[in-house]
RNA sequence: GCCCUUGUAGUUCAAUGGAUAGAACAGUUCCGUCCUAAGGAAUAGAUGUAAGUUCGAUUCUUGCCAAGGGCA
Numbered sequence: 001g002c003c004c005u006u007g008u009a010g011u012u013c014a015a016u017g018g019a020u021a022g023a024a025c026a027g028u029u030c031c032g033u034c035c036u037a038a039g040g041a042a043u044a045g046a047u048g049u050a051a052g053u054u055c056g057a058u059u060c061u062u063g064c065c066a067a068g069g070g071c072a
Base pairs, nucleotide, nucleotide: 001071002070003069004068005067006066007065010025011024012023013022018055027043028042029041030040031039048064049063050062051061052060
C1' cells in the first nucleotide's frame, strides 16, 4: 500500500427494513438481617462517526475513525 472481518448498556451477547432496541451479569434504591450475606422487588443505562437510499435504517450503500486478520 491492497483486501477481509468487526464496532449495540460498565462487561458478554441478541435484534436479517417496521411494536417503546431485549437479555444475563454488574450498578443504584428498597425489602430482608442485630450487622453482613443469601434471596426478593423496583429502577437508570447503548446502536463508533458523517453522509446517502427508503414512507421507515441497528439492519442496505459510501467516506472517515478504531480494533483484529491476510497478502506484499
A computed fold for a 72-nucleotide RNA from Candidatus Yonathbacteria bacterium CG17_big_fil_post_rev_8_21_14_2_50_43_9, annotated as transfer RNA.
It was read from a public genome assembly.
The coordinates come from a structure-prediction model, not an experiment, and the mean pLDDT is 81.
Rfam family: tRNA.